[in-house]
RNA sequence: CCGCAAAUACAGCCGAAAUCCAUCGACGAGAUGGAUACGGGGGACCCGGUUCAUGGGGCGUAUUCCUUCAACAGGAUAGGGCACUUCCGAGCCCGAGCCCGUCAGCUAACCUCGCAGGCUUUUGGAAGGGUGUUG
Numbered sequence: 001c002c003g004c005a006a007a008u009a010c011a012g013c014c015g016a017a018a019u020c021c022a023u024c025g026a027c028g029a030g031a032u033g034g035a036u037a038c039g040g041g042g043g044a045c046c047c048g049g050u051u052c053a054u055g056g057g058g059c060g061u062a063u064u065c066c067u068u069c070a071a072c073a074g075g076a077u078a079g080g081g082c083a084c085u086u087c088c089g090a091g092c093c094c095g096a097g098c099c100c101g102u103c104a105g106c107u108a109a110c111c112u113c114g115c116a117g118g119c120u121u122u123u124g125g126a127a128g129g130g131u132g133u134u135g
Stems, first nucleotide, its partner, number of pairs: 011120004018036007038114005047105001055103001056100004064076003079094004084128007
């Protein structure tokens, strides 16, 4: 000097998955509990609906079609993401997985659950905002 890997900090991305307080703890690391915010499910009248076996349903963007003996191996696709928001254009990427267990439409009151995990980059224009610095 270059490359690779790890840790920490800062700045961010997908996602509901953030913040604060208290207690224990070795005044540490961490653990536990609570609250607020955010997100999901169940649950009347009315309305709607036809499961009863090829069962039905939920979270999620993640459906559907072709191909394959089958497989996700491949191709496409509804849909979704990419450093404030919206619109237009171009580019890149995802298009999974898991759960309930015969049972659930909507649904006020009410009941209940979650609050993880995984990562590192995309720009051009218009409009509208935000922040910082200076005066």